[in-house]
RNA sequence: GCGGUAGUAGUGUAGCCUGGUAGCAUAAGAGACUGUGGAUCUCUUGGCCCGAGUUCAAAUCUCGGCUACCGCC
Numbered sequence: 001g002c003g004g005u006a007g008u009a010g011u012g013u014a015g016c017c018u019g020g021u022a023g024c025a026u027a028a029g030a031g032a033c034u035g036u037g038g039a040u041c042u043c044u045u046g047g048c049c050c051g052a053g054u055u056c057a058a059a060u061c062u063c064g065g066c067u068a069c070c071g072c073c
Base pairs, nucleotide, nucleotide: 001072002071003070004069005068006067007066010026011025012024013023020056027045028044029043030042031041032040049065050064051063052062053061
């Protein structure tokens, strides 16, 4: 230099192909329960890597960029 894959709550991930309320687990906070703690249950907080385009509507499609990993040279 070229090609491929990936980037989503603090952490790990689903959703992307086939556009339409961003889900699960964990974490943190509060409450219930308990003699205390733990466990369990309930509630709450928190996220689509950046920019542009297409569209009524973009995490999803298109283009560019950044970062990480892999391959080729």
RNAcentral holds the sequence, with entries from ENA and MGnify.
Predicted 3D model of a 73-nucleotide RNA (transfer RNA) from Candidatus Woesearchaeota archaeon CG1_02_33_12.
RNAcentral records the identical sequence in 5 taxa.
The source organism's lineage runs through Archaea, Nanobdellati and Candidatus Woesearchaeota.
Its Rfam family is "tRNA". Rfam's curators write: Transfer RNA (tRNA) molecules are approximately 80 nucleotides in length.